Predicted 3D model of a 73-nucleotide RNA (transfer RNA) from a Clostridia bacterium. The source organism's lineage runs through Bacteria, Bacillati, Bacillota and Clostridia. Its mean pLDDT, the model's own confidence on a scale to 100, is 81.
[in-house]
């Protein structure tokens, strides 16, 4: 100091061609158990890192800043 890759629920990842943001785990009710644990239904939890741009609509394309990680000198 070039290049590249990543950033989405606590975690660990998904999201197809731009068109109502989701899954597993884990947290909270409930039901079932004598109790715990399994199990089954239900919920709740997001400024989709920050900022700007394009569009009738952007997690998504386009610039930037940032943090992480690979790589090359």
């Nucleotide at each position: 100091g070039g290049a590249g890759a990543u950033a989405u629920a606590g975690c660990u990842c998904a999201g197809u061609u731009g068109g109502u943001a989701g899954a597993g785990c884990a947290u909270c009710u409930g039901c079932u158990u004598g109790a715990c644990g399994u199990g089954c239904a239900g919920a709740a939890g997001g400024u989709c890192a920050c900022a700007g741009g394009u569009u009738c609509g952007a997690g998504u394309c386009c610039u930037g800043u940032u943090g992480u990680c690979u790589u090359c000198a």